[in-house]
RNA sequence: AGGGGUGUAGCCAAGCGGCUAAGGCAGCGGUCUCCAAAACCGCGAUCGCGGGUUCGAGUCCCGUCACCCCUG
Numbered sequence: 001a002g003g004g005g006u007g008u009a010g011c012c013a014a015g016c017g018g019c020u021a022a023g024g025c026a027g028c029g030g031u032c033u034c035c036a037a038a039a040c041c042g043c044g045a046u047c048g049c050g051g052g053u054u055c056g057a058g059u060c061c062c063g064u065c066a067c068c069c070c071u072g
Base pairs, nucleotide, nucleotide: 001071002070003069004068005067006066007065010025011024012023018055027043028042029041030040031039048064049063050062051061052060
C1' cells in the first nucleotide's frame, strides 16, 4: 500500500428497511426476611464517528477511525 472481517448498555450478545433496539451476566431501586441469601418486580443503549439514500436506517450506499486476519 491492497483485500477481507468485526465494531449494538460495564461485559457477552440477537437483529438482514417499520422497533417502544430481544436475551443473559453484572449494577442500582423495590417486595419478602430479625438480617442476609435466594426468589420475584422495576430501571438503563442518540447501535465507533461523519455524510448520503428512503415516508422510514442498527439494518442499504460513501467516507473515516479502532482492532483482527491475509497479500505485497

This is a predicted structure of a 72-nucleotide RNA (transfer RNA) from Brevibacterium sp. CSND-B09. Rfam family: tRNA. Rfam classes the family as a transfer RNA. Its mean pLDDT, the model's own confidence on a scale to 100, is 83.